Model confidence (mean pLDDT): 89 of 100. Predicted 3D model of an 84-nucleotide RNA (c-di-GMP-I riboswitch aptamer). It was read from a public genome assembly, where an Rfam model found it. It matches the Rfam family "c-di-GMP-I riboswitch aptamer". Its family is annotated with cyclic-di-GMP binding in the Gene Ontology. The model forms 100% of the base pairs in the Rfam consensus.
């Protein structure tokens, strides 16, 4: 250094749900709350999955365009501890 991951020790995040606030909506943010996780830490790169007002196509379905989601995979960066 590089794997790996304990009933280790010190920490740390924080699902569903309730409240508040933003947002057309997924959802996001703060607050209560823990189901859980060793990257539940960062970044929408590649797949995926949601949502789609306005706008563009389209007779309409629908597609684009636009948003989200890191707690669905993959990748990239970057980190604590230290038993087998």
């Nucleotide at each position: 250094u590089a794997a790996c991951g304990a009933c280790a020790a010190a920490g740390g995040c924080a699902a569903a749900c309730c409240c508040a606030u933003c947002g057309a909506a997924a959802g996001g943010u703060g607050g209560g709350g823990a189901c859980g996780c060793a990257a539940a830490a960062c970044c929408a790169c590649g797949g995926g999955u949601c949502u789609u007002a306005a706008g563009c196509g389209g007779a309409a379905a629908c597609g684009c365009c636009a948003g989200a989601c890191a707690g669905c995979c993959g990748g990239g960066u970057c980190a604590c501890c230290g038993a087998a």